[in-house]
Molecule: Bacterial RNase P class A
Organism: Snodgrassella alvi
RNA sequence: UCAGCAUACCAGACAGUCGCUGUGUACUAAUAUGAGUGCAUGGAGGAAGUCCGGGCUCCGCAGAGCAGAAUGCCGGCUAACAGCCGGGCGCCGUGAGGCGACGGAAAGUGGAACAGAAAGCAUAACCCGCCGAUGGCUAUGUUUCAUAGCACAGGUAAGGGUGAAAUGGUGCGGUAAGAGCGCACCGUGCCGUUGGUAACAACGUGUAGCAGGCCAAACCCCAUUCGGAGCAAGACCAAACAGAAUGCGCUGACGCUGCUCGCCGAGCAUUCGGGUAGGUUGCUUGAGCGGCACAGUAAUGUGUCGCCCAGAUGAAUGACUGUCCACGACAGAACCCGGCUUAUCGGUUGUCUGAUGUG
Numbered sequence: 001u002c003a004g005c006a007u008a009c010c011a012g013a014c015a016g017u018c019g020c021u022g023u024g025u026a027c028u029a030a031u032a033u034g035a036g037u038g039c040a041u042g043g044a045g046g047a048a049g050u051c052c053g054g055g056c057u058c059c060g061c062a063g064a065g066c067a068g069a070a071u072g073c074c075g076g077c078u079a080a081c082a083g084c085c086g087g088g089c090g091c092c093g094u095g096a097g098g099c100g101a102c103g104g105a106a107a108g109u110g111g112a113a114c115a116g117a118a119a120g121c122a123u124a125a126c127c128c129g130c131c132g133a134u135g136g137c138u139a140u141g142u143u144u145c146a147u148a149g150c151a152c153a154g155g156u157a158a159g160g161g162u163g164a165a166a167u168g169g170u171g172c173g174g175u176a177a178g179a180g181c182g183c184a185c186c187g188u189g190c191c192g193u194u195g196g197u198a199a200c201a202a203c204g205u206g207u208a209g210c211a212g213g214c215c216a217a218a219c220c221c222c223a224u225u226c227g228g229a230g231c232a233a234g235a236c237c238a239a240a241c242a243g244a245a246u247g248c249g250c251u252g253a254c255g256c257u258g259c260u261c262g263c264c265g266a267g268c269a270u271u272c273g274g275g276u277a278g279g280u281u282g283c284u285u286g287a288g289c290g291g292c293a294c295a296g297u298a299a300u301g302u303g304u305c306g307c308c309c310a311g312a313u314g315a316a317u318g319a320c321u322g323u324c325c326a327c328g329a330c331a332g333a334a335c336c337c338g339g340c341u342u343a344u345c346g347g348u349u350g351u352c353u354g355a356u357g358u359g
Base pairs, nucleotide, nucleotide: 001355002354003353004352005350006349008348009347010346012324013323014322015321016320017319018318020043021042022041023040024039025038026037027036028035045330049340051339052338053337054336055335056230057229058228059227068226069225070224071223072222073087074086075085076084077083088102089100090099091098092097103221104220108219109218110215111214127160128159129156130155131154134153135152136150137149138148139147140146141145168186169185170184171183172182173181187210188208189207190206191204192203193202194201195200234281235280236279237278243272244271245270246269247268248267255263256262288307289306290305291304292303293302294301295300325328
């Protein structure tokens, strides 16, 4: 310098003007728990999504089981998780590193398209091939028998071919040809020892000729976890219309009309319950953020100091101007947190990796 890997962070900057919205404060006007004006001050994100997990709320709930759903190597963290951290094993990468639902196929059921001889009670020979020991047939040798031939029965899964997958690998022996059929080495299962909390690993003059192979993100089995619905949860205040009770009213209520007269002519007043329209609340001080110290490999935890950082509800967060640069991506709160997945112009970070060059 180029190409990578990993983690955390930033997400155009500054100034001015005019708006929208929350809060505080002062003032104004007889529509006054409201409204307007001035001043001060706060105003989207690392995602969003709502895909998991929890808080919170209401409903349900003696206890147990069934059904259903999720998870699934080991240890730790956490409020909890399908998350995170550390480790093991497998695969990928020269490497830094990355990826993995990674329990059980010897409980049972089922599946394996196409191709292929065959896809599973260790069975299959009707692909090509090898053999033809044994039996059969033919020929020759005078018969029993021997030799040669045929490939009919039969043997063979070593070789070729098919397939995602074909019943441990290599070599020697063996055989008619073959075959863990026998042996050596490698691999594997089991057993033992050692190390490790464990997953697991290493080792062995140990043992077994060697697996009833694959699929459980097929049903299923085993283990663990899980009650339901969600802020449109829920709580409070409460018009109008209708309803109930009580009282008054044609001996004239109520209304015109504050009072007297007059007119009119059947309802009127009070209270109550439920809670519709509407309003208030829930609502943002929280498993919160930042610094430091300590414990721990780490995730994380503990202590201490400091900070307050949107709260809208037909739903604000915008527009314009100037200067500058690397010319600005994806997207935008809606009860609150922890994660995961997905989108994203660029930039920063590192005792990191590989290659190349120079000194």